[in-house]
RNA sequence: UAACACAUGCAAGUCGAACGGGUGCCUUCGGGCGCCAGUGGCGAACGGGUGCGUAACACGUGAGUGACCUGCCCCUGUGCGGGGGAUAACCCGGGGAAACUCGGGCUAAUACCGCAUGAGCUCGACGGGUCGGACUGUCGAGGAAAGCUCCUGAGAGGGAGUGUGCAGGGAGGGGCUCGCGGCGUAUCAGGUAGUUGGUGAGGUAACGGCUCACCAAGCCGACGACGCGUAGGGGGUCUGAGAGGAUGGCCCCCCACAUUGGGACUGAGAUACGGCCCAGACUCCUACGGGAGGCAGCAGUGGGGAAUCUUGCGCAAUGGCCGAAAGGCUGACGCAGCGACGCCGCGUGCGGGAGGAAGCUCUUCGGGGUGUAAACCGCUGUCAGGGGGGACGAAGGUCCGGGGGAGGAAAUGCUUCGGGAUGACGGUACCUCCAGAGGAAGCGCCGGCUAACUCCGUGCCAGCAGCCGCGGUAAUACGGAGGGCGCGAGCGUUGUUCGGAAUCAUUGGGCGUAAAGCGCGCGUAGGCGGUCUUGCAAGUCUCGCUGUGAAAGCCCGGGGCUCAACCCCGGGAGGCCAGGGGAUACUGCUGGACUGGAGACAGGCAGAGGCUGGUGGAAUUCCGGGUGUAGCGGUGGAAUGCGUAGAGAUCCGGAGGAACACCGGAGGCGAAGGCGGCCAGCUGGGCCUGAUCUGACGCUGAGGUGCGAAAGCGUGGGGAGCGAACAGGAUUAGAUACCCUGGUAGUCCACGCCGUAAACGAUGGGCACUAGAUGCCGGUGGGAACGACCCCUUCGGUGUCGAAGCUAACGCAUUAAGCACUCCGCCUGGGGAGUACGGCCGCAAGGCUGAAACUCAAAGGAAUUGACGGGGGCCCGCACAAGCGGUGGAGCAUGUGGUUUAAUUCGAAGCAACGCGAAGAACCUUACCAGGGCUUGACAUCCCGCGAACCUCUGGGAAACCAGGGGGUGCCCCUUUGGGGAGCGCGGAGACAGGUGGUGCAUGGUUGUCGUCAGCUCGUGUCGUGAGAUGUUGGGUUAAGUCCCGCAACGAGCGCAACCCCCACGCUGUGUUGCCAGCACUUCGGGUGGGGACUCACAGCGGACUGCCGGUGAAAAACCGGAGGAAGGUGGGGAUGACGUCAAAUCAUCAUGCCCCUUAUGCCCUGGGCUACACACGUGCUACAAUGGCCGGUACAAAGGGAAGCGACGCCGCGAGGCCGAGCGGAUCCCAAAAAGCCGGUCUCAGUUCGGAUUGCAGGCUGCAACUCGCCUGCAUGAAGUCGGAAUCGCUAGUAAUCGCGGGUCAGCAUACCGCGGUGAAUACGUUCCCGGGCCUUGUACACACCGCCCGUCACACCACGAAAGUCUGCGACACCCGAAGCCGGUGGCCUAACCCGCAAGGGAGGGAGCCGUCGAAGGUGGGGCAGAUGAUUGGGGUGAAGUCGUAACAAGGUAGCCGUAUCGGAAGG
Repeated sequence: UAACACAUGCAAGUCGAACGGGUGCCUUCGGGCGCCAGUGGCGAACGGGUGCGUAACACGUGAGUGACCUGCCCCUGUGCGGGGGAUAACCCGGGGAAACUCGGGCUAAUACCGCAUGAGCUCGACGGGUCGGACUGUCGAGGAAAGCUCCUGAGAGGGAGUGUGCAGGGAGGGGCUCGCGGCGUAUCAGGUAGUUGGUGAGGUAACGGCUCACCAAGCCGACGACGCGUAGGGGGUCUGAGAGGAUGGCCCCCCACAUUGGGACUGAGAUACGGCCCAGACUCCUACGGGAGGCAGCAGUGGGGAAUCUUGCGCAAUGGCCGAAAGGCUGACGCAGCGACGCCGCGUGCGGGAGGAAGCUCUUCGGGGUGUAAACCGCUGUCAGGGGGGACGAAGGUCCGGGGGAGGAAAUGCUUCGGGAUGACGGUACCUCCAGAGGAAGCGCCGGCUAACUCCGUGCCAGCAGCCGCGGUAAUACGGAGGGCGCGAGCGUUGUUCGGAAUCAUUGGGCGUAAAGCGCGCGUAGGCGGUCUUGCAAGUCUCGCUGUGAAAGCCCGGGGCUCAACCCCGGGAGGCCAGGGGAUACUGCUGGACUGGAGACAGGCAGAGGCUGGUGGAAUUCCGGGUGUAGCGGUGGAAUGCGUAGAGAUCCGGAGGAACACCGGAGGCGAAGGCGGCCAGCUGGGCCUGAUCUGACGCUGAGGUGCGAAAGCGUGGGGAGCGAACAGGAUUAGAUACCCUGGUAGUCCACGCCGUAAACGAUGGGCACUAGAUGCCGGUGGGAACGACCCCUUCGGUGUCGAAGCUAACGCAUUAAGCACUCCGCCUGGGGAGUACGGCCGCAAGGCUGAAACUCAAAGGAAUUGACGGGGGCCCGCACAAGCGGUGGAGCAUGUGGUUUAAUUCGAAGCAACGCGAAGAACCUUACCAGGGCUUGACAUCCCGCGAACCUCUGGGAAACCAGGGGGUGCCCCUUUGGGGAGCGCGGAGACAGGUGGUGCAUGGUUGUCGUCAGCUCGUGUCGUGAGAUGUUGGGUUAAGUCCCGCAACGAGCGCAACCCCCACGCUGUGUUGCCAGCACUUCGGGUGGGGACUCACAGCGGACUGCCGGUGAAAAACCGGAGGAAGGUGGGGAUGACGUCAAAUCAUCAUGCCCCUUAUGCCCUGGGCUACACACGUGCUACAAUGGCCGGUACAAAGGGAAGCGACGCCGCGAGGCCGAGCGGAUCCCAAAAAGCCGGUCUCAGUUCGGAUUGCAGGCUGCAACUCGCCUGCAUGAAGUCGGAAUCGCUAGUAAUCGCGGGUCAGCAUACCGCGGUGAAUACGUUCCCGGGCCUUGUACACACCGCCCGUCACACCACGAAAGUCUGCGACACCCGAAGCCGGUGGCCUAACCCGCAAGGGAGGGAGCCGUCGAAGGUGGGGCAGAUGAUUGGGGUGAAGUCGUAACAAGGUAGCCGUAUCGGAAGG
């Protein structure tokens, strides 16, 4: 949870001392003891169960009952006399399957019925009494009863007990009434016909509209009626500091119910759980005619459910019913059983025991952890186990025995003492003995919150998850393990409640921007309300006042189970309660008074305040006319459009509509919306001054009502300009837009609707208080002045700044968002949604009110730091511009992509990969592929055996390798002369080696890049709640955060600069191999002697610092100009790269964690590949030619390299090169010629004497080897290409361009790379633009930061919801029909013992069956209401790693955005 259905047993009977009878046993035959159906009495209305119904006087609390009842019990008073007629049982007969029933006959009573009596009682009348019907006096009438048992006695009688009638009282129990209190919903706002009241009657124990007749028309409701939903209420319980919130299981009190609905009977009491009648559903029996049943009693069964027990024992105790009692009955109850379901207590041992076993686990391999834990030694003995003993709960009653007292003749009775018997639990609790550490530990967790960490496995998988979030190859987050933490016979989980949550805020919140002020007035109810005073005492306060607040529970104290839980006793606490006494400050009520709030009055004043009617000029457009000619118009540029039928322009005249330039202002007025030419009329409000009047007349304002921009709607006008829609032209990928040309509604007027807005100050109204400064508008008063005007003051309004204070901050700040009071409105996470449904309003559009499902872990505010902007300012850079030369086109080289392949090894990927790692792939390299081989291995360490090492030969083979033979015996030390050892080799075993295998997203190191950019930070202080700011911003200046000045900052660090190197000048020193001025020699070569002067080399020093002058600047820093100087403002170049960014690059330089391979992913070898080629890109070389090509001649470098090297001279070869080989480890020799240049010649614009690709042949060189695949030479061949589209690169001076030279790598191979010098320009106005960067500022919805974010349609999947022709179900009323049982009423010709009349028959009274009627459950019919379910289809919504279309929004988001409305469009949207 199914107040779902129930098999079976039990749960309420008892009394023979009320009665007749039946029957069993015993018997001394007198009788005794039992049992029983029936009549009768009492009980069965208690006890036990359940929570359906009920929102109600049902419950709680406190009152009332002068409106009532009460069996059994107690007390008091007083009775019990005398009669009568029946009937069940029983007997006989009948019906029925049964349940049961009918007829006849007999009989008893404490059953039934008259009569008698009447203290009191009831009724009536008349009095007293009371507020009133209490109470009470008198009179009249009415109205009772029952016996039984025991004792004594011969009996009559007497006595006792019990029962019984009437009446009064008590106790306890109930009925009824009232105040107050306790749920949701207003998307339920009106409800009501016995309804509200009255009169009368009926009815009841009793009041009452409870019922009926008649009369009246009331009664309830925003202080929430009525409806709907939900619900038993309380004591209490849980939680909470409390206030409160939630709850009502056990126990106690009250209520309601007993299969569903209705009904009465009996009775003191019921509308009766285990009674009756009727109806319905269901179940069962049946002979089909009829019958029976009600576990929401205890157990138990099925079912439902996540889930809840034994068909137990006993009346021993407590309690109940009956009985005189014994006693009977008692599923109440006492116990036991089941369930760790809860609370409490206890155990599973205690002490010792290693620098610490094993196992397991981690490890940096050293060790650490588990861990005194275990083993082991000693000890104890709870619980469980075995043996023995063994309760309290028992008192009462009764039986036996004894005692006592009043009265009485006596006895029973009464009272008291002693004794006996009586225990379900139970042989249980408890006590004791025995043995033995023996039989007894689990569960959750270990990422943060939150206490507790490692390993392995897994690899966005499997899984975890309360929230945040973990898992994509090192996971403290998954799973396992070791360890740890927490609790412990439990531990976790789930659900629920309160708390935390001040997150519904009374205590105790808010509303400018976070959710939240109604668009604005007027005003009803209500709430709130100035000063003084009288009275009252309702609120309020007070009291050792009274009553009540049951018990249990709770708190405190004490006691009992060994403790505790638990139980017992005493005390306390508990109300918005009721009554009483007191107080009167405050509130209220009442009366009186006041003037300061409010209003009135008088006199002034300002104003786009409103309405109506007139009227004016300027301008646009149109029309007519004149002049006049080719365009006008429009845009970013155009086009559509207008114009030779005369536009535009210009002049004149006319028409018409709308709006009012200047004044005009952050100015004024209004409640808001809003209001603007001028004049008049009507009219609202405000301000100032005065202080004449009223005397609190006030404030706010739920509902209500009025006003209310624009758009929009209706009817009728009007229509100049503008202008949704629409059309056309452009723009565009498209352009349903932005721009242009037109243009309809509309915009205007009248009347009527609508009622919204970013209706905003995003700030409701009123009143009071709380520093100032200043501008403007309107008024008053004063001073001064001739006056314009100025100064001061005050009131009202409107702005700005600002103190205190407030605020999350921003900000507000006498016009508050400050400090208070008062009234109203509103808020409670985002989305769904201001949607749906319902209701109200509207002609419609739509408005007002206004949810839920579902979904998310946020949505949001303010501020901060960044980043970004088709924001702004300032400033740099070969960034653009200016200029020179290139690339992109060609051929080739080289790298890359792609493709191919057995393999084309790998990496690098925008800038910042791509002549990069490669400073040099034929083998090697080499990491790749194919094939052939090796397995302790090519390499390291250790062990054993053999052998020196080593050299060499043979066979197979492509080699590696496999198989085999020969030679050879060294060195050092020890030595016992056997041998041992080091080193090396071979063989063997195992530890291990090895890996260019993976992970650069596990890392170190190194590097690229922003960027040689000028920045990045810190300490202390200060400011800020904080993030953070300040410093570092500002004014100047610089190449520079360079410097100066200023400054709540003062300093400092990393960067910049400087210090270092090269070059440029000079000086000094030193002069060989360098140099040669002068001198000498000379073969004329610094060759030689010599020289140090010069060049040069090397080492060092000097020099340059804005130092000097002038100007500018701020008396600064600095800048500009100048002088001097080889050099001038950083002299040129290099080295040098802040905090950081890119998970940038590299595991293939190296190192390295982890993972992986181990006869292979290791190692060796041969061959191949990295060199492929339809293509694409990058970087280059050579060119396209005449500033050139070719030929001849002839000059001038720098920096380098050289011993397995550079290699001169000479000779050979056309040449590459070859032969020979001097010199040189280099300022000495060589490479080595520099080339462009210069001089002379030739070519003459041609695919050429340009260009050299490609190809053929012949050679050379290196190398083991040039086939795949090297370089060079000669001859021949001579391709494309005639300056290169879009686009794009470098460079600001000794630069670009151009020319050659060297070097590294390297056997060989250079168009690449790194260097060197020669020749040697052009241009820079400038900073608008492109790119990158720095500083300040601004906006931001960005923060993996614009390569960001993000919107809507469409498509797909899933989910919940709305609508929907309908369909189905339920609920509660209404109308009508039918009408059971039954109560009531009527009738009662039929039936009828008691009483009356009568001798009787019979009659009467009374009663009844039957019938009739009112009411009446279920049922039927009908229309409508409410709720739910379902429904083809349909509508939007939500959600969903990588769908489609666009780009609306966020930066001026590229058309500022947004709000209301209308309209249009695939969509955002326009």
RNAcentral holds the sequence, with entries from ENA, Greengenes and SILVA. This is a predicted structure of a 1470-nucleotide RNA (small-subunit ribosomal RNA) from an uncultured compost bacterium. The coordinates come from a structure-prediction model, not an experiment, and the mean pLDDT is 86. Its Rfam family is "Bacterial small subunit ribosomal RNA". Gene Ontology terms of the family: structural constituent of ribosome and ribosome.